Model confidence (mean pLDDT): 85 of 100. This is a predicted structure of a 543-nucleotide part of an RNA (small-subunit ribosomal RNA, 5' domain) from an uncultured bacterium.

[in-house]
Context: one part of a larger RNA
């Protein structure tokens, strides 16, 4: 000099964009943060309104409504959001490999979707319980569950051939095994009859099998990746082999047996420290430091352990076990876990609102309309940072007053003020007022599909209807008036800027050198000056 997730002191007008627990991976009251689908399924209220009857107490019906709450089932809760504890490791970075692998949803292609069965929730009745909840009996549906049939060019095993370094690929033969679920809209073209229905046809959404793709993930390898030798030896599933098991998959991953290996001064092992990177800071560069925000990867979710479900987890707002802590209890037993968003306490030099909205973007569900989303978009708070703007402009004296200095002549503050003439940013006031909106619904046209002018899909049009949290915000405009808006540090040298008084090695200053003991440009105050400016200094850290 530069930089900062900074803090402290003094000061403080406005706006924009960013950013905000570096300590306690400490503890947490409260609310919210993951739902959705009735076009998979069975059931199914109430309030309220209207009507009827009435013995005026009430009773019944319809709407509410096949709605809400709940249940079965499907998909999603493995994403998104947080944190950096652990980890010196194939964790990360980079480059390869997988002839050792998986991949829901999505895309492409080919084919199929036949016929049955038995349950269990919800519900009804009932038992126990303070509660959480736990049972018993009975009924029932499905795209839930279980068989059967069909099915091969598909998959696995065995035998053979060809190619290949290879466990692979191709191919011939043989054998074994494996599927499915329906829902919803339209139409009578074909068939029936009861003439508008069934079957059927057809559209859409599904389901099953197989192949390929895309995406995502698993595993393996080369190289790189902190300090310490005042850590020198480490290792028995250890190193390798064979058989077996296990996994989607290779492998001591696990196991039985056999061999006795494997690593290490090119630093094994131990100990300490630490998430890694793109980047960021600094520097002419080389390098050094660092890993906040944003992006990629990893790890973790009160502590430790475990599996289940699933395409995917060994799962932050799932399950089980153990432990710590907190809470409830009728003492028998239960409930909970903010390193999600706000917020509390604690710790600390130190860090915000228990806000608004799903309008946009994106995610999940849904055929869609739509629903949900503390992701996200916004607003609030903080000079924490950067950037921009203002606090007025022009004129105005041989130069007021005050204050300071003085050689008492004067000099300085100083065009500074007053005064005159203007301007009107920002803040204030008046009125107007966005973009961010694409879509969605309705209506029409065309094309495709089809037996069809239904339906549906796509394209397109539209004087129709409708969607904005921010926000009456940005922006524009009206009005008034210099009015509301300047401080901080320094002035011995380094280092830009000097005098007076007070003090008298005292009080004090100080980054280094050093000032102060009676003439202190170095302490304190004043006048003056220098620097930066809504900031200025100090402290800390890095180069």
């Nucleotide at each position: 000099g530069a930089a900062c997730u900074a803090a402290c002191g003094c000061u403080u007008g406005u706006g924009g964009u960013g950013u905000g627990u570096c300590u306690u991976a400490g503890u947490c009251a409260u609310g919210c943060g993951a739902g959705u689908c009735g076009a998979a399924c069975g059931a199914g209220a109430a309030a309220g309104u209207u009507c009827u009857c009435u013995u005026c107490g009430g009773a019944g019906a319809a709407c509410g409504a096949g709605u809400a709450c709940a249940g079965u089932g499907g998909c999603g809760g493995a994403c998104g959001g947080g944190u950096g504890a652990g980890u010196a490791a194939c964790a990360c970075g980079u480059g390869g490999g997988u002839a050792a692998u998986c991949u829901g949803c999505c895309c492409u292609u080919a084919g199929g979707u036949u016929g049955g069965g038995a349950a269990c929730a919800a519900c009804a009745c009932u038992u126990c319980u303070a509660a959480c909840g736990a049972g018993g009996u009975g009924c029932u549906a499905a795209u839930a569950c279980c068989g059967a049939a069909u099915g091969a060019u598909a998959a696995g095993g065995c035998c053979g051939a060809u190619u290949g370094c290879a466990a692979a690929a191709u191919u011939g033969g043989u054998u074994u095994u494996u599927a499915a679920a329906g829902g919803u809209g339209g139409c009578c073209u074909c068939u029936a009859c009861u003439u508008g229905u069934a079957a059927g046809c057809u559209g859409c959404c599904g389901c099953c099998u197989a192949a390929g793709g895309a995406u995502g993930a698993g595993c393996c390898c080369g190289c790189g990746u902190c300090g310490u030798a005042u850590u020198a030896g480490c290792u028995u599933g250890u190193u390798g082999g064979u058989g077996g098991g296990g996994u989607a998959a290779u492998g001591g991953c696990c196991u039985a047996c056999c061999a006795a290996g494997g690593c290490a001064a090119c630093g094994a092992u131990g100990c300490g420290u630490a998430g890694c990177c793109g980047g960021c800071c600094u520097g002419a560069g080389a390098g050094g430091g660092u890993g906040a925000a944003c992006g990629g990867c990893c790890a973790c979710a009160c502590u430790g352990g475990a599996a289940c479900u699933g395409a995917g987890a060994c799962a932050a707002g799932g399950u089980c076990c153990a432990g710590u802590c907190u809470c409830c209890u009728a003492c028998g037993g239960g409930a909970g876990c903010c390193a999600g968003c706000a917020g509390u306490c604690u710790a600390g030099a130190a860090a915000u609102u228990u806000g608004c909205a799903c309008a946009a973007u994106c995610g999940c569900c849904g055929a869609a309309a739509g629903g949900c989303g503390g992701a996200u978009g916004c607003a609030g708070c903080g000079a924490c940072a950067c950037c921009a703007c203002g606090u007025g402009g022009a004129g105005g004296a041989u130069g007021a007053a005050g204050c300071c200095c003085u050689u008492c002549g004067g000099g300085g503050u100083g065009u500074a003020a007053a005064c005159u003439c203007c301007u009107g940013u920002c803040a204030g006031u008046u009125g107007g007022g966005a973009a961010g909106a694409a879509g969605g619904c309705g209506c029409g046209a065309g094309u495709g599909u089809u037996a069809a002018u239904a339906c549906c899909a796509c394209u397109u049009g539209u004087u129709g209807c409708u969607u904005g949290a921010c926000g009456g915000u940005a922006c524009c405009u009206u009005c008034a008036g210099a009015g509301g808006a300047a401080g901080c540090u320094c002035c011995g040298g380094c280092u830009a800027a000097c005098u007076a008084c007070g003090u008298g090695c005292c009080a004090g200053c100080a980054g280094c050198c050093g000032c102060g003991g009676u003439a202190a440009u170095a302490c304190g105050u004043a006048g003056g000056g220098a620097g930066c400016g809504a900031g200025c200094g100090u402290u800390g850290u890095u180069c």
About this RNA: RNAcentral holds the full RNA, with entries from ENA, Greengenes and SILVA.